[in-house]
Context: one part of a larger RNA
RNA sequence: GCCGGCGAGUUAUUGUUGCAUGCAAGGUUAAGUUGUAGAGGCGGAGCCGAAGGGAAACCGAGUCUUAAUAGGGCGUUUAGUAUGUAGCAAUAGACCCGAAACGGGAUGAUCUAGCCAUGGGCAGGUUGAAGUUUGGGUAACACCAAAUGGAGGACCGAACCGACGUUCGUUGAAACGACCGCGGAUGACCUGUGGCUAGGGGUGAAAUUCCAAUCGAAUUCCGUGAUAGCUGGUUCUCGCCGAAAUAAUUUUAGGAUUAGCGUUGGAUCAUGAUUGUAUGAAGGUAAAGCACUGAAUGUAUGAUGGCGUCACCUCGAUGUACUGAAUACAAUUAAACUCUGAAUGUCAUGCAAUUUAAUCCAGCAGUCAGACUGUGGGGGAUAAGCUUCAUAGUCGCGAGGGAAAAAGCCCAGAUCGUUAGCUAAGGUCCCCAAAUUAUGCUAAGUGGAAAAGGAUGUUAAGAUACUUAAACAGCAAGGAUGUUGGCUUAGAAGCAGCCAUCGUUUAAAGAGUGCGUAACAGCUCACUUGUCGAGUGUCUUUGCGCCAAAGAUUCAACGGGGCUAAGCAUAAUACCGAAGCUACGGGCUACAUUGUAGCGGUAGGCGAGUGUUCUAUAUGGGAUGAAGGUAGAUCGUGAGAACUACUGGACUUUAUAGAAGUAAGAAUGCCGGC
Numbered sequence: 001g002c003c004g005g006c007g008a009g010u011u012a013u014u015g016u017u018g019c020a021u022g023c024a025a026g027g028u029u030a031a032g033u034u035g036u037a038g039a040g041g042c043g044g045a046g047c048c049g050a051a052g053g054g055a056a057a058c059c060g061a062g063u064c065u066u067a068a069u070a071g072g073g074c075g076u077u078u079a080g081u082a083u084g085u086a087g088c089a090a091u092a093g094a095c096c097c098g099a100a101a102c103g104g105g106a107u108g109a110u111c112u113a114g115c116c117a118u119g120g121g122c123a124g125g126u127u128g129a130a131g132u133u134u135g136g137g138u139a140a141c142a143c144c145a146a147a148u149g150g151a152g153g154a155c156c157g158a159a160c161c162g163a164c165g166u167u168c169g170u171u172g173a174a175a176c177g178a179c180c181g182c183g184g185a186u187g188a189c190c191u192g193u194g195g196c197u198a199g200g201g202g203u204g205a206a207a208u209u210c211c212a213a214u215c216g217a218a219u220u221c222c223g224u225g226a227u228a229g230c231u232g233g234u235u236c237u238c239g240c241c242g243a244a245a246u247a248a249u250u251u252u253a254g255g256a257u258u259a260g261c262g263u264u265g266g267a268u269c270a271u272g273a274u275u276g277u278a279u280g281a282a283g284g285u286a287a288a289g290c291a292c293u294g295a296a297u298g299u300a301u302g303a304u305g306g307c308g309u310c311a312c313c314u315c316g317a318u319g320u321a322c323u324g325a326a327u328a329c330a331a332u333u334a335a336a337c338u339c340u341g342a343a344u345g346u347c348a349u350g351c352a353a354u355u356u357a358a359u360c361c362a363g364c365a366g367u368c369a370g371a372c373u374g375u376g377g378g379g380g381a382u383a384a385g386c387u388u389c390a391u392a393g394u395c396g397c398g399a400g401g402g403a404a405a406a407a408g409c410c411c412a413g414a415u416c417g418u419u420a421g422c423u424a425a426g427g428u429c430c431c432c433a434a435a436u437u438a439u440g441c442u443a444a445g446u447g448g449a450a451a452a453g454g455a456u457g458u459u460a461a462g463a464u465a466c467u468u469a470a471a472c473a474g475c476a477a478g479g480a481u482g483u484u485g486g487c488u489u490a491g492a493a494g495c496a497g498c499c500a501u502c503g504u505u506u507a508a509a510g511a512g513u514g515c516g517u518a519a520c521a522g523c524u525c526a527c528u529u530g531u532c533g534a535g536u537g538u539c540u541u542u543g544c545g546c547c548a549a550a551g552a553u554u555c556a557a558c559g560g561g562g563c564u565a566a567g568c569a570u571a572a573u574a575c576c577g578a579a580g581c582u583a584c585g586g587g588c589u590a591c592a593u594u595g596u597a598g599c600g601g602u603a604g605g606c607g608a609g610u611g612u613u614c615u616a617u618a619u620g621g622g623a624u625g626a627a628g629g630u631a632g633a634u635c636g637u638g639a640g641a642a643c644u645a646c647u648g649g650a651c652u653u654u655a656u657a658g659a660a661g662u663a664a665g666a667a668u669g670c671c672g673g674c
Base pairs, nucleotide, nucleotide: 001674002673003672004671005670006669011092012091013090014089015088016087017086018085019084020083021082022081023080026048027047028046032042033041034040052059053058062074063073064072065071095233096232098230102223103222104221105220106219107218113197114196115195116194117193118192119191120190121189122187124156125155126154127152131148132147133146134145135144136143160184161183162182164181165180167178168177199215201211202210208217236609237608238607239606240605241604246259247258248257249256250255260367261366262364263363264362265361266360267359268358272355273354274353275352276351277350278349279348280347281346287340288338289337293334294333295332297330298329299328300327301326305322306320307319308318309317310316370395371394372393373392374391375390376389377388378387379386400411401410402409415586416585417584418583420582421581422580426576427575428574429561430560431559435573437571438570439569440568441567447563453547454546457544458543460541461540462539463538464537465536466535474531475530476529477528478527480504481503482502485499486498487497510525514523515522587599588598589597590596591595610663612660613659614658615657616656617655618654620652621651628647629646630645631644632643634641635640
């Protein structure tokens, strides 16, 4: 891992509601007793009901409050009770499995920590303390030298004890090891045997370390089915309806209670919903506005203050490119501004149409993590597949078609069957069902990702200027003179800069458009003539394109092929296309008169059934083969049920009731097999 077996809402008591049955202003027994371990009988103690109100005394269809005969509260105008059964609740382990923990009693120092008693062990080599002796030395010591001596938590290094490093090992040879190196190795050394200390404890050269592979409190049994607002699991079928992810409160936030939303039964019986229309009503949003409150700009006038001048003992006079109150004018601005003010939405009433609810009582729930999309807002960065409200939709709980693929987008809501038809969104060259339609545009593979910005791309519309009195472009020429204008400057001659910008000759030529020089020179332009011979410039709007455009494994930014339309715009017709609609046939549900309407569905509510084991009463079958098994084209909407054949070798079916250890795929389920 697979297969098989086992595996989870039970039981008792009480309450409450529904249903059934008996009796009924009443209903009923309990223990016990009797009895064939039965049924039944006896048993009226007790319980519930028939009267309530008040704290109570007490009164009583009333009573309490009160001074009250007022008002008000609770009552009165009758149905209960017993048993059974089903739902739910409470109390119990209470659907099942699951803690870490807590408490009590025991068992452990054969591991390990410390201690006690008694034993054992440490190759070899090195160093050479004190002391002593001899000699020297001293007044005597001291001191010096040599020898002797053999100290030390001394040195090197095996056994022994340890464990600093790499490597290997990592389902190991080993639940801590191996190889190679490494530390201590006469000591606070190592070690044998026996003993002592026990869990709210011991022991500890102290690491919460060790106390039998277990230690921030050992192990074991018991309390014990501890508790678990948590996780996981919870077993047959069909039918009807069908949610919520919100509010309030919560030591509350992943839990609960009440309400909201679901379902079932009963009651009321049109009171519900939508749309249209008519009438009436509230409102302060969007927009707009500046009349208020704020913000903010300019101009004019200009208070107060500052500064300057005059004066100065003061009072002051005057000026001001400073400040800028207030006023006027102009033009702005606001979620917490409003002189104004919609649409939509809301409320009420009448009428009409369509539709099928609505409200109340009672039983039972589930839901309180929501998600995205469009729209209106807040937070954030007018970020987020972000967050938080409102509103609508979808998903959730929704299959089908489209968007290549796809919870939340678009279309559309699956009762079943049909190789029938029509459509929606979306499509019609091939993959792939259906158009190789029309007229324009695009040349960028734009289409098939992107901005500011940029550009003689190209389409359409318009405006304007020049133009056969010859435009635009090209080519051939000219482009002069006073003069190097004046100033400035080292220089400044059209061309560093400042000022002025005239006159003349002309077809035309600026006191000069750009390059250039130190300054000149030189080249060029404006302007003019000739040549040529028909359109040429500028601007605005507009359609489609271009650049801007760099990413990480080839293409990888059309689903692919591929496309110049099979792209884009406009227009028309046809077709394809879904579980939509229609057609034909079948089933079920509700209301019921032919018939009409409906039948997606998680949590959940309700209804009807299938199957298993046993019991009671009937009824059959079976060695001429029961149960069980294997196979099969039968029946039933389904759970399931027959029949036949083979196998098997002794029990068993069916009907009506009853009772449950009553249905397995999941629980890192339990046990077994492989």